[in-house]
Background: RNAcentral holds the sequence, with entries from ENA. The RNA shown here (transfer RNA) has 72 nucleotides and comes from a Candidatus Tayloriibacteriota bacterium.

RNA sequence: GGGCCCGUGGCUCAAUGGCAGAGCAGCGAGAUGGCAUCUCGAAGGUUCGGGGUUCGAAUCCCCGCGGGUCCA
Numbered sequence: 001g002g003g004c005c006c007g008u009g010g011c012u013c014a015a016u017g018g019c020a021g022a023g024c025a026g027c028g029a030g031a032u033g034g035c036a037u038c039u040c041g042a043a044g045g046u047u048c049g050g051g052g053u054u055c056g057a058a059u060c061c062c063c064g065c066g067g068g069u070c071c072a
Base pairs, nucleotide, nucleotide: 001071002070003069004068005067006066007065010024011023012022013021018055027041028040029039030038048064049063050062051061052060
């Protein structure tokens, strides 16, 4: 320098054009003499950045940034 894959809550990942979700972590409550386990609840997101297509974009297209991998 080139090819391919990826970027979504703190972490690991769903959502493949039509309400952004789950598990874990953290917080609050219950239960226990207390802890752990368990149960319930609430909170937490400019979907990496910019532009385009579309009635509508996390999703499709372009550019850039970052990570992984292969080739040189």
Rfam family: tRNA. It is annotated as a transfer RNA.